[in-house]
Order: sequence, then C1' cells, then structure tokens
RNA sequence: GCACUCUUAGCUCAGUUGGUUAGAGCGUCCCAUUCACAUUGGGAAGGUCGGAGGUUCGAAUCCUCCAGAGUGCA
Repeated sequence: GCACUCUUAGCUCAGUUGGUUAGAGCGUCCCAUUCACAUUGGGAAGGUCGGAGGUUCGAAUCCUCCAGAGUGCA
C1' cells in the first nucleotide's frame, strides 16, 4: 500500500430479509433474607448503537467518507 472482518451499557456479547419500547450475563447501587458476611429473591441507574453525511414515511441494520482494532497478501 491492497483485500476482508470488527466497533452496541463499566466489562464480555446478542440483535443484519429496515418497522413501532435497544437487550442478556457479569459488575454497580437500593430493598428483603442473615447477629453479620456470603448465597438467594426483587428493583433501579447506566447507551447520542465509533464519528460525519446520504437513501427512506421509518436506519444499530442499507450506501459513502473518516477514525480505531484485528487477520491475510505484498
């Protein structure tokens, strides 16, 4: 330099024939249980879906550019 893949919650990830509320596990906080801790049960907070633009009635999802990470080739 070229090709391909990936980027979604604090961490690990799901969600791609575009559709009405964006989710799970772990973690954090609160409540219950305990003498207490742990476990267990219930609840809550936490996301401009990497950034910018485009297509569309409607975009995490399709297109373009940019940034970052990985793999392969040279």

This is a predicted structure of a 74-nucleotide RNA (transfer RNA) from a Minisyncoccota bacterium. Rfam family: tRNA. It is annotated as a transfer RNA. Its family is annotated with triplet codon-amino acid adaptor activity in the Gene Ontology. The coordinates come from a structure-prediction model, not an experiment, and the mean pLDDT is 80. Taxonomically the source falls in Minisyncoccota (Bacteria, Bacillati).